[in-house]
Context: one part of a larger RNA
RNA sequence: GGCGCGUGGUGGAUGCCUAGGCGUGGAGAGGCGAUGAAGGACGUGGACAGCUGCGAUAAGCUUCGGGGAGCCGCUAACAGGCUUUGAUCCGGAGAUUUCCGAAUCGGGCAACCGUGCAGGGUAACCUGCAAGCAACGACGCGAAUACAUAGUGUCGGUGCUGCCAACCCAGGGAACUGAAACAUCUAAGUACCUGGAGGAAAGUAAAUCAAGUCAGAGAUUCCCCUAGUAGUGGCGAGCGAACGGGGAAGAGCCCAAACCUGAUCAGUGUAAGCCUAAGAGCGUUGCUGGUCGGGGGUUGUGGGAUCACUAUUUCAGAUUCUUAGGUCUGGAACGGAGUUACCAAAUUAGUCGCUAGCCGAACAGUUCUGGAAAGGCUGGCUAGAAAGGGUGAAAGCCCCGUACGCGAAAGCGACUAAUCUCCGAAGUGACACCCGAGUACCGCAGGACACGUGAAAUCCGGCGGGAAUCUGGGAGGACCAUCUUCCAAGGCUAAAUACUACUCCACGACCGAUAGUGAACAAGUACCGUGAGGGAAAGGUGAAAAGAACCCCGGCUAGGGGAGUGAAAUAGUACCUGAAACCGCGCGUCU
Numbered sequence: 001g002g003c004g005c006g007u008g009g010u011g012g013a014u015g016c017c018u019a020g021g022c023g024u025g026g027a028g029a030g031g032c033g034a035u036g037a038a039g040g041a042c043g044u045g046g047a048c049a050g051c052u053g054c055g056a057u058a059a060g061c062u063u064c065g066g067g068g069a070g071c072c073g074c075u076a077a078c079a080g081g082c083u084u085u086g087a088u089c090c091g092g093a094g095a096u097u098u099c100c101g102a103a104u105c106g107g108g109c110a111a112c113c114g115u116g117c118a119g120g121g122u123a124a125c126c127u128g129c130a131a132g133c134a135a136c137g138a139c140g141c142g143a144a145u146a147c148a149u150a151g152u153g154u155c156g157g158u159g160c161u162g163c164c165a166a167c168c169c170a171g172g173g174a175a176c177u178g179a180a181a182c183a184u185c186u187a188a189g190u191a192c193c194u195g196g197a198g199g200a201a202a203g204u205a206a207a208u209c210a211a212g213u214c215a216g217a218g219a220u221u222c223c224c225c226u227a228g229u230a231g232u233g234g235c236g237a238g239c240g241a242a243c244g245g246g247g248a249a250g251a252g253c254c255c256a257a258a259c260c261u262g263a264u265c266a267g268u269g270u271a272a273g274c275c276u277a278a279g280a281g282c283g284u285u286g287c288u289g290g291u292c293g294g295g296g297g298u299u300g301u302g303g304g305a306u307c308a309c310u311a312u313u314u315c316a317g318a319u320u321c322u323u324a325g326g327u328c329u330g331g332a333a334c335g336g337a338g339u340u341a342c343c344a345a346a347u348u349a350g351u352c353g354c355u356a357g358c359c360g361a362a363c364a365g366u367u368c369u370g371g372a373a374a375g376g377c378u379g380g381c382u383a384g385a386a387a388g389g390g391u392g393a394a395a396g397c398c399c400c401g402u403a404c405g406c407g408a409a410a411g412c413g414a415c416u417a418a419u420c421u422c423c424g425a426a427g428u429g430a431c432a433c434c435c436g437a438g439u440a441c442c443g444c445a446g447g448a449c450a451c452g453u454g455a456a457a458u459c460c461g462g463c464g465g466g467a468a469u470c471u472g473g474g475a476g477g478a479c480c481a482u483c484u485u486c487c488a489a490g491g492c493u494a495a496a497u498a499c500u501a502c503u504c505c506a507c508g509a510c511c512g513a514u515a516g517u518g519a520a521c522a523a524g525u526a527c528c529g530u531g532a533g534g535g536a537a538a539g540g541u542g543a544a545a546a547g548a549a550c551c552c553c554g555g556c557u558a559g560g561g562g563a564g565u566g567a568a569a570u571a572g573u574a575c576c577u578g579a580a581a582c583c584g585c586g587c588g589u590c591u
Stems, first nucleotide, its partner, number of pairs: 001590009015576001016540002020511002022508007029500002031163002039100003042055003046078001050074002061094006070082003105114003115130006131161004136156006167198001168196005178185001182234001208217002221248005231239002252492003255436001259295010273282002275325006300470001302435003306430005312333008334424005346419010357406002363379004368375001380397002382386001388400003441465004446460003451477001472487005527534002547575001550562004
């Protein structure tokens, strides 16, 4: 020195564990913010570095409930306190809430600096107000241009601004890639940017489909099929419907216009008017046009307006005055509806749920083992509870719970009822007044439609041209005729559908510390980077600290040896188990 056996050190694999993650389902919630948010800075404890909480009233203040013996967070000890006159703790509602931040009095290198006005104070100082934009109202000034209008100034009061995971709508909008190269094409209207909103959004009540003939369907949205079909396509790569069928859900409505009327402005200008008849009276009436409001009206077997005729009761009022007739308005009866649309606001009561909680059955023995019994043995009991967790090993009956059942002063939500609020009908005939205009449509050049200009319908908007009003207009995939069908150029609308930053419950042939989130621990921390940004490692004594009094060596160390605790200390805080690499020691053997 090699090999072997044994015994240690180092190291932290493995096993076991879980405080943390991951996923799924159900329910809730789906927003917060000028009453100052999200997110921070700085403070705040008897002593406090970090986390948590809180805000100069600063690990907290008030009140209303719950709860019932301990408490002063993580966090031990010390000091000092609180508490059955009910603390700590849990829940509801309040108070306080520095500074920055949309940040909003001005400035600024965020958490800082500076100012004006008003009120208070001897003063130091304290309190309040002072951002921009938009619409509205009031007052003033005031162009081209005389009146005016536009505009502008001040004041008042309302709204907005910023943040937020995904889902949604809209305005813009790539490239890599694929085509085995590449340009049309594809990727893809994707990624990304911007704007806007909601708990969903969008869409939605036919100018829709369908149809050889006869016929037929009946808003939207989502799913399954139709179907990788018909098509489209350097007919390449690829892209890719609809009709129709089956399901989920189910809901329909309101304006504009014609006509009547009120207010107001302008024009006309003394009477053509004031419901009809007679008399009286008025005339700033009336008529035409504009604007604003009320009634009316909403459809495609076309609908409505106007006029005439027909249809419930009663009361009151108006229509210049009186009488008669007529018309209109309002209340009640009657009928219907309602706070998500259809018109719209609210109060009270009850029930249920959420935000704390409460009750809750039934076991003992043992001279069995053990440190410990919940294990073994013996004998019982409960069960609307034998889900689960904990307790010194493995407990239905020890503890927490579980099943059944119960509970709210306060706040919130849902439903129901009442009060309340709102609405009220149709037919026949005549007439030819209305039925959404720079619109439909056409041309040019584009875009969207599965459809790349094609025979290219349909839809959208850019430029140019430019209709009709029911004897009208659109569509049925060029176009025309016939036929069928539907009424554009205004608006609203729940549900079925999408998502999950957030809360609660339940579950898992999900992980178990190099796994599972990057993060089980002071984790988006330490650390790195000028910055955008990148981004760790790190869990386990024991049942209980019983965490080793005392003695010895040593430097009043570190570390160790005794003693003691403990079932165990080769469980000693560098702590469960403790593999291998690597390093020793002892013995054996070989050279």